[in-house]
Context: one part of a larger RNA
RNA sequence: GAACGCUGGCGGCAGGCCUAACACAUGCAAGUCGAGCGGCAGCACGGGAAGCUUGCUUCCUGGUGGCGAGCGGCGGACGGGUGAGUAAUGCAUAGAAAUCUGCCCGGUAGUGGGGGAUAACCUGGGGAAACCCAGGCUAAUACCGCAUACGUCCUACGGGAGAAAGCAGGGGAUCUUCGGACCUUGCGCUAUCGGAUGAGUCUAUGUCGGAUUAGCUUGUUGGUGAGGUAAUGGCUCACCAAGGCGACGAUCCGUAGCUGGUCUGAGAGGAUGAUCAGCCACAUCGGGACUGAGACACGGCCCGAACUCCUACGGGAGGCAGCAGUGGGGAAUAUUGGACAAUGGGCGAAAGCCUGAUCCAGCCAUGCCGCGUGUGUGAAGAAGGCCUUCGGGUUGUAAAGCACUUUCAGUGGGGAAGAAAGCCUUGGGGCUAAUACCCUCGAGGAAGGACAUCACCCACAGAAGAAGCACCGGCUAACUCCGUGCCAGCAGCCGCGGUAAUACGGAGGGUGCGAGCGUUAAUC
Numbered sequence: 001g002a003a004c005g006c007u008g009g010c011g012g013c014a015g016g017c018c019u020a021a022c023a024c025a026u027g028c029a030a031g032u033c034g035a036g037c038g039g040c041a042g043c044a045c046g047g048g049a050a051g052c053u054u055g056c057u058u059c060c061u062g063g064u065g066g067c068g069a070g071c072g073g074c075g076g077a078c079g080g081g082u083g084a085g086u087a088a089u090g091c092a093u094a095g096a097a098a099u100c101u102g103c104c105c106g107g108u109a110g111u112g113g114g115g116g117a118u119a120a121c122c123u124g125g126g127g128a129a130a131c132c133c134a135g136g137c138u139a140a141u142a143c144c145g146c147a148u149a150c151g152u153c154c155u156a157c158g159g160g161a162g163a164a165a166g167c168a169g170g171g172g173a174u175c176u177u178c179g180g181a182c183c184u185u186g187c188g189c190u191a192u193c194g195g196a197u198g199a200g201u202c203u204a205u206g207u208c209g210g211a212u213u214a215g216c217u218u219g220u221u222g223g224u225g226a227g228g229u230a231a232u233g234g235c236u237c238a239c240c241a242a243g244g245c246g247a248c249g250a251u252c253c254g255u256a257g258c259u260g261g262u263c264u265g266a267g268a269g270g271a272u273g274a275u276c277a278g279c280c281a282c283a284u285c286g287g288g289a290c291u292g293a294g295a296c297a298c299g300g301c302c303c304g305a306a307c308u309c310c311u312a313c314g315g316g317a318g319g320c321a322g323c324a325g326u327g328g329g330g331a332a333u334a335u336u337g338g339a340c341a342a343u344g345g346g347c348g349a350a351a352g353c354c355u356g357a358u359c360c361a362g363c364c365a366u367g368c369c370g371c372g373u374g375u376g377u378g379a380a381g382a383a384g385g386c387c388u389u390c391g392g393g394u395u396g397u398a399a400a401g402c403a404c405u406u407u408c409a410g411u412g413g414g415g416a417a418g419a420a421a422g423c424c425u426u427g428g429g430g431c432u433a434a435u436a437c438c439c440u441c442g443a444g445g446a447a448g449g450a451c452a453u454c455a456c457c458c459a460c461a462g463a464a465g466a467a468g469c470a471c472c473g474g475c476u477a478a479c480u481c482c483g484u485g486c487c488a489g490c491a492g493c494c495g496c497g498g499u500a501a502u503a504c505g506g507a508g509g510g511u512g513c514g515a516g517c518g519u520u521a522a523u524c
Base pairs, nucleotide, nucleotide: 002520003519004518005517006516009371010370011369012368013367014366015364016363017329022327023326024325026324027323028322031074032073033072036071037070039067040066043065044064045063046061047060048059049058050057051056052055081282082281083280090207091206092205093204094203095202096201099199100198104195105194106193107192108191109190110189111188112146114144115143121136122135123134124133125132126131152161153160154159166187167186168185169184170183171182174181175180208254209253210252215245216244217243220242221241222240223239224238225237226236227235257279258278259277260276261272262271263270264269284305285304286303287302288301307318308317309316310315335361337360338359339358343357344355345354346353347352374404375403376402377401384395385394386393387392408465410460411459412458413457414456418451423445424444425443426442427441428440429439430438468513469512470511471510472509473494474493475492479508480507481506482505483504489496490495
């Protein structure tokens, strides 16, 4: 965060499984980089060959744009969900020292020269499948030595140890095996110092109920030494000592995510922890580590368990407490929607790609707020209804009639802002050997909007499409008649009903609120 009953015109803003942390069909929710690499399945273009129906078909060719699969890098530790567990390894507030920190910012120094593999691919084989095995070839910003070491680390202070990777754009001389070398710019890479951000750790205080839970504890409490960790520490281990906690409530049991806040209240306080924000915990249940700057990892791996599915019975596959959606449970809670246009995130030099984060739309009176359902006039106080003392009263200016208006809804037309960055052209400055490339500041230009049949404005027609619900004994605003006869029923409390019921049921009238009104539940 409501639900139920009756009723229901429009809009804005918000909110929407509180129950089964029950089980899940289907689709989507984490990718990206060819400016790291070898390549080339598919697509497009170019070139070549063949066939001919003379402009098409087939084949070959990484030559080009690009790119499936693969190696490699970064990201899948964020973002999103849920509240099961947790009464303290949590949270809140205030502190502390023994730590780490990818990307980002600032500084210093470097980026030399080699090597061996392996996937893809090819060949062969096994399997129903998932997938796997053997042999052969190959690349790198993948991997491993060597060289060097400002600073760094270790040290017995003598010394010792440890690094790297290239890629892209442009270019005047010189060299060239015509690939390039070389120079330069940008992005990277290595070492180290500092910062920022994030994270880990420790201390104090506070943090629900039960004593019909009074004792609890053996790695337990402390020390020495060692191991382990990024780091302190019984964190772990060996030895030694026998301590440590507890009526200021230990231990045990029950309940519970905590906070900023929210509701209420004059406050003190009480209750609460939906939405939004911070922290924590969890990801079918239990356990474990690997990789990595960061995880013991929701859409990663391994093992065990339950469940579901496939199977050729040998063996395999899966995890919606992501967004929708289904069954079930329930008083009860929505669409298997659109877009990346904006904001933000990941990757990328960029263009861009991905993004159920997000922005929007759909459904629901669930809430709050606004608007409308007409306005003026109109007494013959019409008809009808109800009441009546039968005279009349009341419904009631209410209706009709007459004169107007057109909000909103409807139809048609016009129509912003949300769009800036980036891209292209161009001028100044910087870098540079350079007018090139690149960076930066300015000017001009093109494309680019899910929402959107939007907001807003104008026109058109016609009162035209738009009122209900509860109550009327007292509390408590609002009264009569008929029916019923302690029956049927009402009821929050007091209490009504047994033949004139303002209390039941109906009607007329009235009162209150109004697209709502009542009831129930909950809290102050």